[in-house]
Description
This is a predicted structure of a 71-nucleotide RNA (transfer RNA) from a Minisyncoccota bacterium. Rfam family: tRNA.
């Protein structure tokens, strides 16, 4: 230097252009003599910036990280 994949929640990770969901966690609750464990409830998130649409995580451009190939 040149190509290519990826980026969602504290962590794993779904989501055909139409109200961003799960798990597991974290906090409360219920039980319990306490604790676990099990049920109920709760808090949390689309990497940044433009463009394209009536509507953008979703498409497209350019950066940024962070992986992988060639030179």
């Nucleotide at each position: 230097g040149g190509g290519c994949c990826u980026a969602u929640a504290g962590u794993u990770u779904a989501a055909u252009g139409g109200u961003a969901g799960a798990a597991c966690g974290u906090c409360g609750g219920u039980c319990u003599c306490c604790a676990a464990a099990a049920c109920c409830g709760u808090c949390g998130g689309c990497c940044g910036a433009g463009g394209u649409u009536c509507g953008a995580u979703u498409c497209c451009u350019c950066g940024u990280g962070g992986g992988c190939c060639c030179g």

RNAcentral holds the sequence, with entries from ENA and MGnify. The organism belongs to Minisyncoccota, within Bacteria. RNAcentral records the identical sequence in 6 taxa. Model confidence (mean pLDDT): 84 of 100.